[in-house]
RNA sequence: AGAGUUUGAUCCUGGCUCAGAAUGAACGCUGGCGGCGUGCCUAACACAUGCAAGUCGAACGAGAAAGCACUCUUCGGGGUGUGAUUAAAGUGGCAGACGGGUGAGUAACACGUGGAUAACCUAUCUUCGGGCGGGGAAUAACCUUGCGAAAGCGGGGCUAAUACCGCAUAACAUCUACUGAUCAUAAGAUUAGUAGAUCAAAGGGGGCCUCUUUACAAUGCUCCCACCUAUUGAGGGGUCCGCGUCCCAUUAGCUCGCUGGUAAGGUAAUGGCUUACCAGGGCUACGAUGGGUAGCCGGCCUGAGAGGGUGUACGGCCACACUGGGACUGAGACACGGCCCAGACUCCUACGGGAGGCUGCAGUGAGGAAUUUUACGCGAUGGGCGAAAGCCUGACGUAGCGACGCCGCGUGGACGAUGAAGGCCUUCGGGUCGUAAAGUCCUGUUGUAGGGGAAGAAAGGUGAGAGGUUAAUAUCCUCGAUCUUUGACUGUACCCUGCGAGAAAGCCCCGGCUAACUCCGUGCCAGCAGCCGCGGUAAUACGGGGGGGGCGAGCGUUAUUCGGAAUUACUGGGCAUAAAGGGCGUCUAGGUGGUAUGGUAAGUCGUAGGUGAAAUCCCCAGGCUCAACUUGGGAAGUGCUUACGAAACUGCCAUACUUGAGAUCGGGAGAGGAGAGCGGAAUUCCUAGUGUAGCGGUGAAAUGCGUAGAUAUUAGGAGGAACACCAGUGGCGAAGGCGGCUCUCUGGACCGAUUCUGACACUAAAGCGCGAAAGCUAGGGGAGCAGACGGGAUUAGAUACCCCGGUAGUCCUAGCCCUAAACGUUGGGUACUUGGUGUGGCGGGUAUCGACCCCUGCCGUGCCGAAGUUAAUGCAUUAAGUACCCCGCCUGGGGAGUACGGUCGCAAGGCUGAAACUCAAAGGAAUUGACGGGGGCCUGCACAAGCGGUGGAACAUGUGGUUUAAUUCGAAGCAACGCGAAGAACCUUACCUGGGUUUGAACUGCUAGUGACCGCCUCAGAGAUGAGGUUUUUCUUCGGAACACUAGUAGAGGUGCUGCAUGGCUGUCGUCAGCUCGUGUCGUGAGAUGUUGGGUUAAGUCCCGCAACGAGCGCAACCCUUGUCCUUAGUUGCUACCGGGUAAUGCCGAGCUACUCUAAGGAGACUGCCGGUGAUAAACCGGAGGAAGGUGGGGAUGACGUCAAGUCCUCAUGGCCUUUAUGUCCAGGGCUACACACGUGUUACAAUGGUCGGUACAACGGGUUGCUAAACCGUGAGGUGGAGCUAAUCCCUAAAAGCCGGCCUCAGUUCGGAUUGUAGUCUGCAACUCGACUACAUGAAGUUGGAAUCGCUAGUAAUCGUGGAUCAGCUCGCCGCGGUGAAUACGUUCCCGGGCCUUGUACACACCGCCCGUCAUAUCACGAAAGUUGGUUGCACUUGAAGUCGCCAAGCUAACCCUUCGGGGGGGCAGGUGCCGACGGUGUGAUCAAUGAUUGGGGUAAAGUCGUAACAAGGUA
Repeated sequence: AGAGUUUGAUCCUGGCUCAGAAUGAACGCUGGCGGCGUGCCUAACACAUGCAAGUCGAACGAGAAAGCACUCUUCGGGGUGUGAUUAAAGUGGCAGACGGGUGAGUAACACGUGGAUAACCUAUCUUCGGGCGGGGAAUAACCUUGCGAAAGCGGGGCUAAUACCGCAUAACAUCUACUGAUCAUAAGAUUAGUAGAUCAAAGGGGGCCUCUUUACAAUGCUCCCACCUAUUGAGGGGUCCGCGUCCCAUUAGCUCGCUGGUAAGGUAAUGGCUUACCAGGGCUACGAUGGGUAGCCGGCCUGAGAGGGUGUACGGCCACACUGGGACUGAGACACGGCCCAGACUCCUACGGGAGGCUGCAGUGAGGAAUUUUACGCGAUGGGCGAAAGCCUGACGUAGCGACGCCGCGUGGACGAUGAAGGCCUUCGGGUCGUAAAGUCCUGUUGUAGGGGAAGAAAGGUGAGAGGUUAAUAUCCUCGAUCUUUGACUGUACCCUGCGAGAAAGCCCCGGCUAACUCCGUGCCAGCAGCCGCGGUAAUACGGGGGGGGCGAGCGUUAUUCGGAAUUACUGGGCAUAAAGGGCGUCUAGGUGGUAUGGUAAGUCGUAGGUGAAAUCCCCAGGCUCAACUUGGGAAGUGCUUACGAAACUGCCAUACUUGAGAUCGGGAGAGGAGAGCGGAAUUCCUAGUGUAGCGGUGAAAUGCGUAGAUAUUAGGAGGAACACCAGUGGCGAAGGCGGCUCUCUGGACCGAUUCUGACACUAAAGCGCGAAAGCUAGGGGAGCAGACGGGAUUAGAUACCCCGGUAGUCCUAGCCCUAAACGUUGGGUACUUGGUGUGGCGGGUAUCGACCCCUGCCGUGCCGAAGUUAAUGCAUUAAGUACCCCGCCUGGGGAGUACGGUCGCAAGGCUGAAACUCAAAGGAAUUGACGGGGGCCUGCACAAGCGGUGGAACAUGUGGUUUAAUUCGAAGCAACGCGAAGAACCUUACCUGGGUUUGAACUGCUAGUGACCGCCUCAGAGAUGAGGUUUUUCUUCGGAACACUAGUAGAGGUGCUGCAUGGCUGUCGUCAGCUCGUGUCGUGAGAUGUUGGGUUAAGUCCCGCAACGAGCGCAACCCUUGUCCUUAGUUGCUACCGGGUAAUGCCGAGCUACUCUAAGGAGACUGCCGGUGAUAAACCGGAGGAAGGUGGGGAUGACGUCAAGUCCUCAUGGCCUUUAUGUCCAGGGCUACACACGUGUUACAAUGGUCGGUACAACGGGUUGCUAAACCGUGAGGUGGAGCUAAUCCCUAAAAGCCGGCCUCAGUUCGGAUUGUAGUCUGCAACUCGACUACAUGAAGUUGGAAUCGCUAGUAAUCGUGGAUCAGCUCGCCGCGGUGAAUACGUUCCCGGGCCUUGUACACACCGCCCGUCAUAUCACGAAAGUUGGUUGCACUUGAAGUCGCCAAGCUAACCCUUCGGGGGGGCAGGUGCCGACGGUGUGAUCAAUGAUUGGGGUAAAGUCGUAACAAGGUA
């Protein structure tokens, strides 16, 4: 520090996800040790049991027992002492307000921080004064008695105090009044003085005799502790204030003690804290009130920081103690282990009544994913009481449990290669686990056994001695030598010794992100998954194995937080098109604000002081062996506050200024607004005339109108609405919007001029106003147009598009509605920043007689473009540039602008505006393709123009289907279907049935054995095969080898599967003209350029231009063939000349210097020449010459790629399957079936023909297992025959159409030949299934073929024959060959295919694409709903416990006063009563939640149904 994921690819926007750190965690697997921490986050749920707050005898009265010792005894027991300064209980004092727990409540002065208290309190402790006199009356304990189950309570009697009550003394205390001083912040505070009033006390202990009184001694002295009063400090607390402190506005108004005053009460103290009276205030958009949530902080986690999250443990504060209320005591409480009342719950009960409160430590139940021992000790630290010893202390110190966290250690070390065995993989060679193991030699942490053994301990006791107090050598206080006592942890840490590698490694991951790869199994199954995504037979993604990577006593997962996320943006984002500018204006609050001077000091800056607790973090040191942990010191703590200073900037105050803004005067422009009036053209309607059969409408029609007279035309009239031309990216307006003409009223802007005001400005939440169209209400109006509706068409349907009608509405008046793609998809204002060119308004200059032109200023409105900017497109002085100010808005897509609530509206509906759930995308711009019922250009037998076919018939052949035991398999639009198959009777053959065989029919290696094998014969059998017989080796170094057979083994074999694992080969687009690269340039990039453009070509062919310059694969050419000529050569070919010969023929001699031909080599054609056109180019057109002219004709040749095209059955090959079978051998059958459908062909339907006879002319080829002549036989197929030929020699070999002549005469025929019968021929082992051919006989359909469709542009189509491959035989097919030999092409509108450019795109599996909505099914969450249930809460009324306060108090009453001693007074109490008052009750609201028959839409889901809405002009933009 980033990465993955939207796309074919790219850039951007934007979400989702990951890598990091952390935790009071939990779960899964695993688990050796130690140290330090930490441990109910849930039910503030309920709690059994034990413990957690007591202590003081030096405040007081009273006071046991056991035991022990002594003693008495009637042996039953008693007494004394000790125990005992005791226990237990009581009075009294102090402490139970601390310590410990929890976080329910609380949004608050609760907390944090800084202040105030001149408005306060403070036990113990401290400082400094003073005092402590003299009396009185009770009461518990105890004794006795009563009641009660108990808890407990009552009556009577005795008694003490540091318990209680008077009195005295009082002040420097408090209060009142007066007089000053000092200070202060308004009330005031402090202090000096005078007068008056009021209020105190308690003793206990030790010692002594100096003083006093004295008999001891205390009433005396002294010391200590206590007590009273006043003072001081420290620490603690109360109250008040500034600032900070969560979410919701779908919570906007709240408040009656509520705000202030006066008086009184109350409090430690201010204060509506409370009460009475008076006034009517107070809070709130800077968020009151209400609702939700929450203890706050130091800190902790994260982060670069700013921030975000959090508040466990430790520390500070607060709140609470079963729930609610209340007070008492006290220095302090409205009190966790106190009291009273009410309620719920639990327990006891004799049913009358009582008891209780673990949110103390343990522990139990429950809840929960989840959180420990009913431990030890007061040894240390701290606390309470005490004079002290000491006692108490679940605070605390320790131990126990839990890998819960952090830290440390170990599970061994060295050597050790036949790189062991074994596993795994393998290309079978090997590799790897792996020096890993084994083995050898060591070490000894931990462990185990034995032994030693701390620190934590200081105090305390004793008290030699010293000092102080004192009358004192006493006591007491302070210091203190010596001696002595105290450890829960714990025989722990640590140390030593023995033993012994012995007892100690797992977890996750290995497709990318992200380090780490292979085999097997599985086969969209099982499963994985954080995101993208894996799995459908070769899965590095599932499961297992091996190997590897990471971490390591842990490792993963889950949950949560921060980070990454600049994804809420203060630091640090945006709003033309990605989400996002309010429809527009106006104005309030608010925010911001021109120039100058002076002042001030709020902001700002500086310096200093205070504070910012400790702990934590950071730095430096120290202590545990290190570390974690811990100790000391420092730094930091960005904050708040106080004082002083500065005065630039902002603010504030004051005074000025004119440039911002406004005003004044003079002009002109304008569909700016409102009202009134006027006008003509046109449509329609009405009346009348002329006139006659149609009009109208459409792609074509029909509905409709018209003989009752339409349309057309003429004249007149009625009525409503809208204003042609002018008219213009012209004008005006804030926007919506505004268009005939005139008048009235009226708003704004602009230009020019001088003067005036003097910052008066900008923006704009809330508010107010305006706001197209449609719509609504009421009343008018209604010509045209026209939703709804009716009809006609179209269509599969057509509730549409088209047509004929047609009502609301459109118009006016008044009032609502308030939304639009209200768009420049661009808020307003100000300033700045190169230019060019139009146009509207006003002005200046120049020029002119004048207008125009030209130059120029201001304001508006357009286009093009620089810098800049932008993701790009684009914007660009009218910014989307550079800056400032203000407002509005955005934060992934869907759900949804929906629901609920509120508000506005007559309604329709508007404004405001969520969530559950769901997806990993949704999107913007641009790129390359593909596509378009987009465009342009071009091309092809693509159409057109022609010729001939197919589709109809019969047959052949292939395919589908069907059938079958099998009808083997493959090929499937073009580009499968006379295709693989250039030839299925057996074989082929892969299929079926049956019979055999198993190392096999064929092949290789090894081991062992045998010695031949092969061949021939016989028998059985359908044959394969089996049985038998016969025959029989070679080489040799004598070991054996070759060969064959048998047995075994490794392996063979497979036309079995996968062409979607492959190679090779092939088809196709397409012989179409394209496809790319290097360098450069442009672009952020994908990419572009080049290759586009202007011409031209068959061609990316060539030329020109050009940020391109070159190059490659294609095109062309080179190759073959054909057309002309030449050279060479001349047999088997040829024959001009010469000779011979025949019926005739190059038949023979001869020749080839000739011709034809053969087959080698060359020439020739290149737009080379001429003319024209064209840019003078390329090229095209025409011409000459030429055998041939513009690639002369034909062939071979097939770019990058596409179709997962075809082929595993040519071959090769991975994987899988099979191995007495899916191999192999054999016989027979099948591939040849046949209601049917299709493709490709053949033959025809006839006279351009058929048939008969005669007659003419080819080429390519083939031939020894062959072609086969002559001759003969047969009607013929053919047979006999055998010459010749290994071929320019011989044979196949007859060419046919043609030509000449005859017949047929338009018929199902002398056309046509299917089918069938009979008889044959040939091949072959064999023609039954199932060959070809021949002869005779038979003589079917068919009379030119519907929709549709195919081929062909010249030696072509058509037509005619002929050869070959395969092959024993078999062809209408296929591949070739020659003969005869046409017609037509205007042209490119249309159909199909293709190329280039351009355009649109929501397509990229690429239009056979994408995609929308209803319906049906399943499921999920949500809304509505008659209601129902529960929680919280407001208001009104009612009830009125405990208790404080007030009043009464006839009952009761020790202390004080009076008294005649009887009593009375004063005071107090019980009791009663009043205000307040908790729980409760009644009524009526609000709000939240749950649930609800039914209902509504939404999301998701597989190949469902119906249509085709959108994306291309998406077929109606």
This is a predicted structure of a 1517-nucleotide RNA (small-subunit ribosomal RNA) from a metagenome. RNAcentral holds the sequence, with entries from SILVA.